[in-house]
Context: one part of a larger RNA
RNA sequence: CGGAGGAAACUUGAGGGGUUCAUUCCUUAGUACGAGAGGACCGGGAAUGACGCACUUCUGGUGUGGCAGUUGUCGUGUCAACGGCAUCGCUGCGUAGCCACGUGCGGAAGGGAUAAGCGCUGAAAGCAUCUAAGUGCCAAGCUCAUCCCAAGAUAUGGUUUCCCGGGGCGUUAGCCCCCUGAAGACCCCUGGCAGACUACCAGGUUGAUAGGCUGGGCGUGUACAUGCCGCGAGGCAUUCAGCGGACCAGUACUAAUCGGUCGUGCGG
Numbered sequence: 001c002g003g004a005g006g007a008a009a010c011u012u013g014a015g016g017g018g019u020u021c022a023u024u025c026c027u028u029a030g031u032a033c034g035a036g037a038g039g040a041c042c043g044g045g046a047a048u049g050a051c052g053c054a055c056u057u058c059u060g061g062u063g064u065g066g067c068a069g070u071u072g073u074c075g076u077g078u079c080a081a082c083g084g085c086a087u088c089g090c091u092g093c094g095u096a097g098c099c100a101c102g103u104g105c106g107g108a109a110g111g112g113a114u115a116a117g118c119g120c121u122g123a124a125a126g127c128a129u130c131u132a133a134g135u136g137c138c139a140a141g142c143u144c145a146u147c148c149c150a151a152g153a154u155a156u157g158g159u160u161u162c163c164c165g166g167g168g169c170g171u172u173a174g175c176c177c178c179c180u181g182a183a184g185a186c187c188c189c190u191g192g193c194a195g196a197c198u199a200c201c202a203g204g205u206u207g208a209u210a211g212g213c214u215g216g217g218c219g220u221g222u223a224c225a226u227g228c229c230g231c232g233a234g235g236c237a238u239u240c241a242g243c244g245g246a247c248c249a250g251u252a253c254u255a256a257u258c259g260g261u262c263g264u265g266c267g268g
Stems, first nucleotide, its partner, number of pairs: 001152001005163007015149004021049007033038001051106005059100004066093005071086006110144003117137004165178005179265001184262004188204005209255003212251005218244003225238005
């Protein structure tokens, strides 16, 4: 931009894409078959592998602004306590998130038409013949089914809801004047588990969108200071302390202020 007014939400599915796997064990049954050795079809059940999709409760990995320990050096005048740098200095552990080695699920079942193939009836051709008329069965393949996208499917679909005036001219395409600027959308802003940008989603004071604060969870592992003990390095008590990124809530303290733009007016 399109679509026979303009919007919001929910949809149908033309069409397109994905998937389509394999093995083992138990049973049927040591049965059918076979002299024996061996050893089934059909059917029922239980698992596994690879692959795929989703997820993060568990297990595990990472976790560079979490906590703790610690070395060297420089700094905060000194002690103490801290900070910078050294691969995050090194080391131990680790929330959220992202992940797999983890968890869940999937390829199930079935219908239709067929291929090769197997047939029935059956002539041409008194026989025979699956074929010439007619007709049945049959594949991981085709198609439906299953999952995803999907009306630019220009044949532009459907449903529900919302929105908006008067006058004049006219060649019936439309044009002009006054008033109005709806529903809704966007700009802008706070953000996100959404994201390259955009888009999408949650919000914008009639507000919990982000930050802060408070509480909780979770992590680390018992802070500083003081007291006591020890010659001292240090230990014990106060103290399951102190501190803390992302998690879950509550709370308008801070910031989403105020505004602007588009979109018209009942349509053949």